[in-house]
RNA sequence: GCAGAGUAGAGAUAUGUGCGUUAAGUGCCAGCCGGACGGGGAGUUGCCGGCAGGACGAAAAGCAUGGAGCUUGCGGUACAUAUCUCGCAUCCCGCUGC
Numbered sequence: 001g002c003a004g005a006g007u008a009g010a011g012a013u014a015u016g017u018g019c020g021u022u023a024a025g026u027g028c029c030a031g032c033c034g035g036a037c038g039g040g041g042a043g044u045u046g047c048c049g050g051c052a053g054g055a056c057g058a059a060a061a062g063c064a065u066g067g068a069g070c071u072u073g074c075g076g077u078a079c080a081u082a083u084c085u086c087g088c089a090u091c092c093c094g095c096u097g098c
């Protein structure tokens, strides 16, 4: 000098357990605060979380019942596990091979 590896994490699918179906959650918009981002350092207009707002917005059905409930669905629903895919924004150094 050239080539390459590796993380956090993200997404999809499946399974399980929940939550909602009296509408929370998800998604969208803007504000404030905080956090994480290959082994080391720096780190964004990108990512994630918290708080409090704004606009929009939904799929229920059957069974049982004095009450509680059960089943099948539905939700850009939460978490866990498995598989697959993607993967440090970027910069410097390091690592492996030549």
Base pairs, nucleotide, nucleotide: 001098002097003096004095009086010085011084012083013082014081015080016079017078018077019075020074021073028054029053031051032050033049034048035047039093040092041091042090060072061071062070063069
A computed fold for a 98-nucleotide RNA from Extibacter muris, annotated as THF (Tetrahydrofolate) riboswitch aptamer. The RNAcentral record of the sequence draws on MGnify. The model forms 82% of the base pairs in the Rfam consensus. Its Rfam family is "THF (Tetrahydrofolate) riboswitch aptamer". About the family: Tetrahydrofolate (THF) riboswitch was first reported for Ames et al. as an RNA motif in 5' untranslated (5'-UTR)regions of folate transport and biosynthesis genes in Firmicutes genomes.